[in-house]
RNA sequence: GUCUUAUCAAGAGUGACAGAGGGAACAGGCCCAAUGAAGUCCGACAACCUGCCGAAAGCGGUAAGGUGCCAAAUCCUGCGGUGCAAGCCGAAAGAUAAGCU
Numbered sequence: 001g002u003c004u005u006a007u008c009a010a011g012a013g014u015g016a017c018a019g020a021g022g023g024a025a026c027a028g029g030c031c032c033a034a035u036g037a038a039g040u041c042c043g044a045c046a047a048c049c050u051g052c053c054g055a056a057a058g059c060g061g062u063a064a065g066g067u068g069c070c071a072a073a074u075c076c077u078g079c080g081g082u083g084c085a086a087g088c089c090g091a092a093a094g095a096u097a098a099g100c101u
Stems, first nucleotide, its partner, number of pairs: 001100001003099006013042001015041003021032003026078004043070001045068001048066003051062004074093001079090004
């Protein structure tokens, strides 16, 4: 970045500093937050890529390195299909990884 592919209902803190916001954007909801939001550090989780281990391509393990993540499904809805409805399926948008340009 009008690109490609994969994944997105699991998992992760009684820590330190900080001090009022936060849940991507718009709209509508619904929530979180002075029993401490954002942010920083530490810690943790996970296992996409590299490394390492196993005969090891597949597969499994590990968690050293590169990322990522740590309320609620990507918090829910918005568009389409289906259904009496509740709901279900898909798309779009978004996020993350690896690649491509």
Molecule: SAM riboswitch aptamer (S box leader)